The RNA shown here (small-subunit ribosomal RNA) has 1495 nucleotides and comes from a metagenome.

[in-house]
RNA sequence: AGAGUUUGAUCAUGGCUCAGAACGAACGCUGGCGGCGUGGAUUAGGCAUGCAAGUCGAGCGAGAAAGCUUCCUUCGGGAAGUGAGUACAGCGGCGAACGGGUGAGUAACGCGUGGGGAAUCUACCUCUAAGCGGGGAAUAACAGUUCUAACGGGCUGCUAAUACCGCAUGUGACGGCUGAUCGCAUGUUCAGUCGUUAAAGACGGCCUCUAUUUAUAAGCUGUCGCUAAGAGAUGUUCCCGCGUCCUAUUAGCUUGUUGGUGGGGUAAUGGCCUACCAAGGCGACGAUGGGUAGCCGGCCUGAGAGGGUGGUCGGCCACACUGGGACUGAGAUACGGACCAGACUCCUACGGGAGGCAGCAGUAGGGAAUAUUGGUCAAUGGGCGCAAGCCUGAACCAGCCACGCCGCGUGCAGGAUGACGGCCUUCUGGGUUGUAAACUGCUUUUAUCAGGGAAGAAAACGGCCAUGCGUGGCAGAUUGACGGUACCUGAAGAAUAAGCACCGGCUAACUCCGUGCCAGCAGCCGCGGUAAUACGGAGGGUGCAAGCGUUGUCCGGACUUAUUGGGUUUAAAGGGUGCGUAGGCGGAUUAUUAAGUCAGUGGUGAAAGUUUGCGGCUCAACCGUAAAAGUGCCAUUGAUACUGGUAGUCUUGAGUACAGUAGAGGUAGGCGGAAUUUAUGGUGUAGCGGUGAAAUGCAUAGAUACCAUAAAGAACACCGAUAGCGAAGGCAGCUUACUAUACUGUAACUGACGCUGAGGCACGAAAGCGUGGGGAGCGAACAGGAUUAGAUACCCUGGUAGUCCACGCUGUAAACGAUGAAGACUCGCUGUUGGCGAUACACAGCCAGUGGCCAAGCGAAAGCGUUAAGUCUUCCACCUGGGGAGUACGAUCGCAAGAUUGAAACUCAAAGGAAUUGACGGGGGUCCGCACAAGCGGUGGAGCAUGUGGUUUAAUUCGAUGAUACGCGAGGAACCUUACCUGGGCUAGAAUGCCUUUGCCAUCCCGGGAAACCGGGAGUUCCUUCGGGACGAAGUGCAAGGUGCUGCAUGGUUGUCGUCAGCUCGUGCCGUGAGGUGUUGGGUUAAGUCCCGCAACGAGCGCAACCCCUAUUCUUAGUUGCCAGCAUGUAAUGGUGGGGACUCUAAGAAGACUGCCUGCGCAAGCAGAGAGGAAGGAGGGGAUGACGUCAAAUCAUCAUGGCCCUUACGCCCAGGGCUACACACGUGCUACAAUGGCGCAUACAGAGGGUAGCUACCUGGCAACAGGAUGCCAAUCUCAAAAAGUGCGUCUCAGUUCGGAUCGAAGUCUGCAACUCGACUUCGUGAAGGUGGAAUCGCUAGUAAUCGCGCAUCAGCAACGGCGCGGUGAAUACGUUCCCGGACCUUGUACACACCGCCCGUCAAGCCAUGGGAGUUGGGAGGACCUGAAGGCAGUAACCGUUUAGGAGCUGUUUAGGGUUAAACCAGCGACUGGGGCUAAGUCGUAACAAGGUA
Repeated sequence: AGAGUUUGAUCAUGGCUCAGAACGAACGCUGGCGGCGUGGAUUAGGCAUGCAAGUCGAGCGAGAAAGCUUCCUUCGGGAAGUGAGUACAGCGGCGAACGGGUGAGUAACGCGUGGGGAAUCUACCUCUAAGCGGGGAAUAACAGUUCUAACGGGCUGCUAAUACCGCAUGUGACGGCUGAUCGCAUGUUCAGUCGUUAAAGACGGCCUCUAUUUAUAAGCUGUCGCUAAGAGAUGUUCCCGCGUCCUAUUAGCUUGUUGGUGGGGUAAUGGCCUACCAAGGCGACGAUGGGUAGCCGGCCUGAGAGGGUGGUCGGCCACACUGGGACUGAGAUACGGACCAGACUCCUACGGGAGGCAGCAGUAGGGAAUAUUGGUCAAUGGGCGCAAGCCUGAACCAGCCACGCCGCGUGCAGGAUGACGGCCUUCUGGGUUGUAAACUGCUUUUAUCAGGGAAGAAAACGGCCAUGCGUGGCAGAUUGACGGUACCUGAAGAAUAAGCACCGGCUAACUCCGUGCCAGCAGCCGCGGUAAUACGGAGGGUGCAAGCGUUGUCCGGACUUAUUGGGUUUAAAGGGUGCGUAGGCGGAUUAUUAAGUCAGUGGUGAAAGUUUGCGGCUCAACCGUAAAAGUGCCAUUGAUACUGGUAGUCUUGAGUACAGUAGAGGUAGGCGGAAUUUAUGGUGUAGCGGUGAAAUGCAUAGAUACCAUAAAGAACACCGAUAGCGAAGGCAGCUUACUAUACUGUAACUGACGCUGAGGCACGAAAGCGUGGGGAGCGAACAGGAUUAGAUACCCUGGUAGUCCACGCUGUAAACGAUGAAGACUCGCUGUUGGCGAUACACAGCCAGUGGCCAAGCGAAAGCGUUAAGUCUUCCACCUGGGGAGUACGAUCGCAAGAUUGAAACUCAAAGGAAUUGACGGGGGUCCGCACAAGCGGUGGAGCAUGUGGUUUAAUUCGAUGAUACGCGAGGAACCUUACCUGGGCUAGAAUGCCUUUGCCAUCCCGGGAAACCGGGAGUUCCUUCGGGACGAAGUGCAAGGUGCUGCAUGGUUGUCGUCAGCUCGUGCCGUGAGGUGUUGGGUUAAGUCCCGCAACGAGCGCAACCCCUAUUCUUAGUUGCCAGCAUGUAAUGGUGGGGACUCUAAGAAGACUGCCUGCGCAAGCAGAGAGGAAGGAGGGGAUGACGUCAAAUCAUCAUGGCCCUUACGCCCAGGGCUACACACGUGCUACAAUGGCGCAUACAGAGGGUAGCUACCUGGCAACAGGAUGCCAAUCUCAAAAAGUGCGUCUCAGUUCGGAUCGAAGUCUGCAACUCGACUUCGUGAAGGUGGAAUCGCUAGUAAUCGCGCAUCAGCAACGGCGCGGUGAAUACGUUCCCGGACCUUGUACACACCGCCCGUCAAGCCAUGGGAGUUGGGAGGACCUGAAGGCAGUAACCGUUUAGGAGCUGUUUAGGGUUAAACCAGCGACUGGGGCUAAGUCGUAACAAGGUA
């Protein structure tokens, strides 16, 4: 310090999430030791048991026992002393108000901080100065008696005090009066005078004096106490400034309330209380109400500013079962005191009593969760005491818990055959675990055992010395819970000691197996549907480590509430507009002040904590010490630039005046013409109207049309604008009146009078509402007609409200420039409106508006750009992820509709902006193609062939399925093929390689069998360089085998877009970037072909060309081809000799390039029946298929990863099936006939094939063919006849002499075998069919059409298919509007799986939270009324009392609690009901995104 996540990608906005630190934690797994800390956060819910506050005999009365000693004894015991002035109990004093706990309440002077008290008290302690005289009456304990279950009392009697009460004294204190003094005020201080007001003794020592006999008493002296004062210290109390959470969907609150006077009360001020008087006080700077909460030092986090928090430790506050009110006391409204009421628990003899762990332990409960019913007063501290001492769950220690922090250890070194095992693997090779282990050497912290063994302790007390008193000194004695602990030494031995999480990205760390959208994971994005680095396991790795993870909370990252440090044209966000209150801000200048501001100084900011230095525990944590910091507050002194205050001055901001100018500015009135409709009259006749097309409608009762007249209402053509005016909404015929504004000029007047503006007030389109008018046209609703699957719409015909006017409401709009107002500053160019210069139709210029384009700058970009979205200032408004929702509830406004204000639960990880590249559009432009059109011929109808679907079947093997499957894989299914079915068999297998052994085997024969195969018998190979090899068999092992699955794991191959003209790159440039440019533009082309232009310049893959065939010519070469001339021969034939002329063959050349001409054009190029040429603008055809698209096809050609089968999913065999048949579709063949059929005769090809072959020729057969025979491995022989054509004849329009299906019979051929299931021949039979609906296909020239020939596969053939070959040989194209497909440019987009896209709403289903709701239940806080305990206060006759003080009792008042009651508020539940959200595959439509098909 950042990262992930919206997109195909990008930038920005924006949310969500993560990495860090922390914790009084909890949970899971694991766990060696020590030190220092921490530990009921929940039920301030309830508590058994023990302990937590006593002490003093040196205040007082009373007063034991055990034990010990002595004496006596009848041996049972008794007495005295001691114990002991001790225990228990009592009176009295001090303490119990500290210490310890908890955080319920409290939003408050409670807390923090800083001040004030001239308005206060203070026991014990210290100091100052004074005193302590003399009396009295009781009472508890105790004794007796009595009530009671208990707790607890009653009565009678006795007694003491440092208990209680008078009297005396009065330094003083308090009160009154007089005078003086000081202070900011109330007031303070001093002097004089009058009045009121105290006391207690105890203990030790000494006898010098007094008394009595030693010894005591008085006395003296010392210590501790006592009384009244003053001062201090400590503590308490009161007041004030400032600070201290959320909520305005809480806006008004208040009657002791605010103030005054008198009185009361208190330690003290004060409405604290009371009587009277006044009517105030608080509040938008947030009163009042509601919710939540103890506050702080600090702690966590953060760079800081901040945010969160208040546990342990320390300060303050509050509380002590709940509520109330007091007593005692220096101090309490009292945790371990009392009284009353209430709830709860316990005891009870039922009459009545007892209790309060939020002290330390502990218990059950609740909870995710928090410890021992421990030791000691040794230390520190506290209470009492003269002291010894006693008490102390404060404290110090120990125990439990990895709860936290810190430290240590679980060994160190060597050790490679890189062992075994595991895991992985490209596999017998390797990698990794891994120097890790084993093994060798070394060490011994820790744990264990043994021995030694602390510091923490100084005293107090007693003794001695010094001292006027506090006190000090010296030596001596005693005291340790922790603890035989820390620590030290020794012994043995690697011995006693490692886990947890993670490994897709963020985020360090990867493979295998299992699973198969299952099981599961997940913080976010997201993984899992058969090859998961994301699930589970394993191996390996990474991180941390006695811990590691998870969960929760808080800060950070988050500049995501922005003071530091954000925004508002389009992302969320400028109020619809103006006026204006409070508030905020404010021109120039002079003087003054010193509030803000700045500086110095003083005080405070407790300690602990934090930081730094130093030091102590072996280090650290921890602790000690010193310093710093504590950004704050208060006081004081100074400075005066700026801001503020005060007093003046000024004119530039603002306003006024005067003179002009401008305009649909506003309000009210008057007037006008055109048009529309209606009415009347006329002319006139059959339609009008309306639409995409129609119909409804109107019209023979006379419409529409035309003319005339009249009426009505509404709106104002042209001018008219890119114009003007207005604050906005808005404003348009002409004119009058009233009224407002702006600008220009002058610089006369005022002299900062200004800007903004929360609340407030006013204005505010359209629609809507109320009342009354008006109503021509238009026109929601509504009706009808169409459209449509439907059409509650779009279109048409009608038509009510409304639109218009007056008055009154409403108060909202995409009220938009989606841009708040004001001021200042910052380049220009070019229009336009109104003024000035100015006399003007030139024109430099100035002011104010209104437009366009741009510089700088800004902006995410688009864009803005002196009319800012630039650079600054002031003020206001608003925003903080999407949805829920501008909804609910509440409140205000409104007649209503509704408006304003305005949430939450829940839910998602996005929603949204700008721009980019594509794709798409029932967007646009340009262009192309047998795409349409123009033609020719087909398909679709028939029969048959063939393929497919479907059905059937034991099986009908499998694949291909829009175009781009369907005469396709298959270029040959009777067996084989064959993969399918049935049945019979084999199991290292049917084939192949390597190794070993062997010479069998092969083959033949017999039996069984459908065959495979099984059983039996015969059967001993070839070559050799003698090493061996070939062939076969057997054996064994390694490799088998699979047309089983996955084409969505793949290679290769292929189809299609498409032979379409495209697809990219380097460098440069532009852009934040995706990306653009180049490749766009103007022309041109078949073409991204070429030219021109251009921030591009070049290049690559494609196009074209190079290749092949073909069209022409030439050269060369002539056999098997050819034969003109020469010769020869035959019945005839290049048959023969010869020949190369020609054809031809097959090699090589030439040729075509817009090269030439004319026209057009810058050029490229185009045009021309041009010339020439065999061929002319690519001459014709082929091969050739860019980047890519369709997860296109193929695992069944082949190859291949993974998975699956292994006496079977492998292999062999026989038979069957792939040929089935109600149907449907595709592709073909043959036809329907006369441009034809049949018969006879006759002419002309090319390209191929042939030895398991093609076969001349002869013979036989009607024929298929058979039997002979000959040539040919082919320019030689042969298939081979070409057919259409031509000539002649016949048929004469018919189901025919058309057509040939189907069936019957007889044959031929191939083959082991033609039944299922071959082809062919002959004879006979002679079906449908008479040109084929909607629809649809091919073709632009040697093409379509038509005619035959050949070949591959192949024994044969279902071939009418496929691939080739030649013969004959057309028609048409105006053209690009439309259909289909494609290319380029542009535009819109909410699409990017890309329109077969996206997406909306109702309904139906499930789940979730929520609003309303008759009501019902509960809660807290108040009001009214009734009742009213304890206590306080006030009053008071009976009773008590020494008849005094006083008390009891009674009365009144106040008041906790209880009861009744009416409302308000907040929650829970609630039949039913409303919408909302979420949920792979429901229903209906198609509203939005493209002109989304009605923008």
The coordinates come from a structure-prediction model, not an experiment, and the mean pLDDT is 82. The RNAcentral record of the sequence draws on SILVA. Its Rfam family is "Bacterial small subunit ribosomal RNA".